[in-house]
């Protein structure tokens, strides 16, 4: 110079004019009108977690259910983040990881193959031992032995060597693995070493399931006030062993009507509502995620629903997309740009 | 806001985790003077996308598209 990783940030800019939502002032008090501040995101998005908030008398207990799944911290929580192990991948920076148990028990493993899980013999290898036959060191036939090689399969009952042996085989040894036990380290997950078994323990738990730990429901249309209208009218049902609250079921509690149809009414308004797990700068403490102090800023808040439109300049000519209680996260989308750190490769000096 | 369901051949739908299939349709051929119907064959598929699990996925898990449907006042 060139490929790459990982962390962060920007994602039209200035200036007028005209309009739109709030809020504060003034003027008016019926509608309004003037200053004057303020006005979409990094995801506002999908609605996949998980929490604050409100209602449900208490948020009680068991079955069912549903989630999470290595270890240890963080945080209000969390399926999120940090760190850290164990397994992958890459020369590297680094990146990925649903990763509890298959010796508790059930099931499944198509085809193909002797056999797919209490192992077993298609081809194959071998007659030592035992009985018989022919032939006198050989040969063959019963009885047998063996799982070494070949074949099927995603997967074949430890692998590699040497020994052994009639041909074999953890038969026996050495090392790799795998198992129990100890001991060292480490808060753990685990990791090292030693000694002991000859190996039992094939796969799948995103199959049922066991183990541990969470998890009560419904949602800003939760909800509270004012107001305004009605027909608190009618039929069917069930009724203390029933109905609601109550959500799948029981209990336990509290209360006494309660469901469904027809019919009728009402389509307003105030509050909730934006100041809080808040941004931002420094110290401190921690690897870190995040704590903790201490100062400073105030930054939408609509309810048919507001950010637009037009001119003028400039540049590299603008990507994905628009709040609807709030807030932590994931996960999607997204033109093109900037910075730090660190990698490997060439080249020069 | 809260929930469901469903996405497979041009169309309606099947399919225990083991070669994706049926009926119309569609195309070639017979039959008939012709067509239709009837027979016999034929061809067509990113099972909504992308990932994982598993020897193997239309199904099982996660994420994402997409489309249809339901509930919420007052008495």
């Nucleotide at each position: 110079g060139g490929a790459g990783u990982u962390g962060g940030c920007c994602g039209g800019a200035c200036a007028g004019u005209c309009g739109c939502c709030g809020c504060a002032u003034c003027g008016a008090u019926c509608c309004c009108g003037g200053u004057g501040c303020g006005g979409a995101g990094g995801a506002a998005a999908g609605u996949c977690c998980g929490g604050g908030c409100u209602c449900c008398g208490c948020a009680g207990g068991g079955c069912a259910g549903g989630g999470u799944g290595c270890c240890a911290g963080g945080u209000a929580a969390c399926g999120c983040c940090u760190g850290g192990g164990g397994g992958g991948c890459g020369c590297g920076a680094g990146c990925c990881u649903a990763c509890g148990g298959a010796a508790a028990g059930u099931g499944c493993c198509a085809c193909a193959g002797a056999a797919a899980a209490c192992a077993u013999a298609c081809c194959g290898c071998c007659u030592a031992c035992g009985u018989c036959c022919c032939g006198c060191c050989g040969g063959g036939a019963c009885c047998g032995g063996c799982a070494a090689g070949g074949g099927u399969g995603a997967a074949a009952a430890g692998g590699u060597g040497c020994g052994g042996u009639a041909a074999g085989a953890g038969c026996g040894c050495a090392c790799c693995g795998c198992g129990u036990u100890g001991c060292u380290g480490g808060c753990a997950a685990c990791a090292g070493c030693a000694a002991c078994g000859g190996c039992a323990c094939g796969g799948c738990a995103a199959a049922c399931c066991c183990c541990a730990c969470c998890c009560g429901g419904a949602g800003c249309a939760a909800g509270a006030c004012c107001a305004a209208a009605u027909a608190g009218g009618g039929g069917a049902g069930c009724c203390u062993a029933c109905g609601u609250g109550c959500g799948g079921c029981c209990c336990g509690c509290a209360c006494g009507g309660c469901u469904c149809c027809c019919g009728g009414g009402u389509a307003g308004g105030u509050c909730g509502c934006u100041a809080c797990a808040g941004g931002c700068g420094c110290g401190c403490g921690g690897c870190g995620a995040c704590g903790c102090g201490c100062g400073u800023c105030g930054c939408a808040g609509a309810u048919g629903a507001a950010u637009g439109a037009c001119u003028g300049u400039c540049c590299c000519c603008g990507a994905c997309a628009g709040a609807a209680c709030c807030c932590g996260g994931c996960u999607u989308a997204c033109a093109g740009g900037c910075c730090a750190a660190c990698u490997c490769c060439c080249g020069u000096u | 806001u809260c929930c469901c369901u469903g996405g497979u051949a041009g169309c309606u739908c099947a399919a225990u985790g083991g070669u994706a299939g049926a009926g119309c349709a569609a195309c070639c051929g017979g039959c008939u003077g012709u067509u239709a119907a009837c027979c016999g064959g034929u061809a067509g598929g990113u099972u909504g996308c992308a990932g994982g699990u598993u020897c193997g996925a239309g199904a099982c898990c996660u994420g994402c598209c997409c489309a249809g449907g339901g509930a919420g006042c007052c008495a």

This is a predicted complex of two RNAs, RNase P RNA and transfer RNA, with 424 nucleotides together. Model confidence (mean pLDDT): 79 of 100. It holds a member of the Rfam family "Bacterial RNase P class A". Rfam classes the family as a ribozyme.